This is a predicted structure of a 209-nucleotide RNA (Group I catalytic intron) from an uncultured bacterium. Its Rfam family is "Group I catalytic intron". About the family: Group I catalytic introns are large self-splicing ribozymes. They catalyse their own excision from mRNA, tRNA and rRNA precursors in a wide range of organisms.
Parts: sequence; structure tokens; C1' cells
RNA sequence: CAGAGGACUCAUAAAAAAUUGUGCACCAUGGUCGGAAACGCCGUGUGUGAAUAGCGUCAAAUUCGGCGAAACCUAAGUGCAGAAAUGCAUACGACAACGCCGAGCCAAGCUCAGUGUGAAAGCACUUUGAAGGUGUAGAGACUAGACGGCGCUCAUCUAAGGCGAAAGCUAUGAUGAAGGCAUAGUCCAAGGAGUGACGAAAGUCACGC
Repeated sequence: CAGAGGACUCAUAAAAAAUUGUGCACCAUGGUCGGAAACGCCGUGUGUGAAUAGCGUCAAAUUCGGCGAAACCUAAGUGCAGAAAUGCAUACGACAACGCCGAGCCAAGCUCAGUGUGAAAGCACUUUGAAGGUGUAGAGACUAGACGGCGCUCAUCUAAGGCGAAAGCUAUGAUGAAGGCAUAGUCCAAGGAGUGACGAAAGUCACGC
């Protein structure tokens, strides 16, 4: 470096563990919400992080702007204490896990329309729209897949419609977590000491090493 196999695991807060905070999921619970139901969505929590299927396929856009954000950090100002020095508290400062919006743009599949070809089925190309994505990394460049898009299968739940005299059967309806505000990697950057600028500090930016 390449290939194959295995193990572990909610994520994050600049070593790990513990604790705490935030986000997420499950569970419980509430709802004048959607649905026929299963279930979904929204809210709440001295709860829990045990479990959460398989196969195939796509890899493009990756741009320009905007809103919001907890914990950790700092304490100018303010308040309190003190004779003072100073101490304590506090974010509107700073960092930032992340929650999003507008315009533009986008692979495969789906969709509206058209063109070509063909006896037809169909196939190819152009185009419209919806979902989804991009925007949204540690500044960032690139590669690959999946936890993403699409198709199929499997397990479980429900049974509107259909079938049935009824019991009941049946999915085209649901469920099978989250992480991709860069996951796995390669590179780069950063982390270190120094100088300078801004700042009260935390910190930010620049420069070369």
C1' cells in the first nucleotide's frame, strides 16, 4: 500500500473515566393536532441508553446570502462586602455542540410535456414538478461508502378498501433510533514557542518558525 476478516459503540462539550449540561432516541405521560386503525406529529419528565433486519443501486450539486443557539471560558459594566488592596456574584463579551430559512443548483429513481427510433412493447435524449440533497467541516481539497436518496426482500403491527354468510383473510398503510454542521479515510490546517493588531479579560485575526 492492497485485499479479507473481527471487535466495540447514542453524539458532543480540545486525553480517558466519573459527574454535569445540551442535543437525540426509547419508555412513560398529556394533546382542542393528522389518520379508519396501526402509527405519526407536538409538549412534559428525579425514568432508561438494553434492543433497533437484509440485498442491490446512485455519487451529482457542493454557490451567494440570512436567523437562532445550551454547557464550558472570561468579568468590562453593574450589584454586594471591605478603610483600602481586593474578594464574591453576574453576560449584553467570547467559544460553540448544533436548530433552521431564502435564492440558485443537483446523481439515480418518480413525475408533466416534447422529440427521435420502432409494427408494437419499449429504448434514447431534452424539459417541468414534488420528495430528498446542497448551503451546514477543524479554514478547506480529494476518495469511498452509509446512518443518506431510490428499488426489492424479511420480521412485527393495523385492516380503510377488497374478498367472505360470518368468523376472518389480505397492504398499496405503518414500525425496524440517533450520529454525515465531513461518517470512514488520504491530504491540509490547527494544536506548541515567538512577534504584531484589536480587546478589561476570555478570545479573535495576521506573520514567519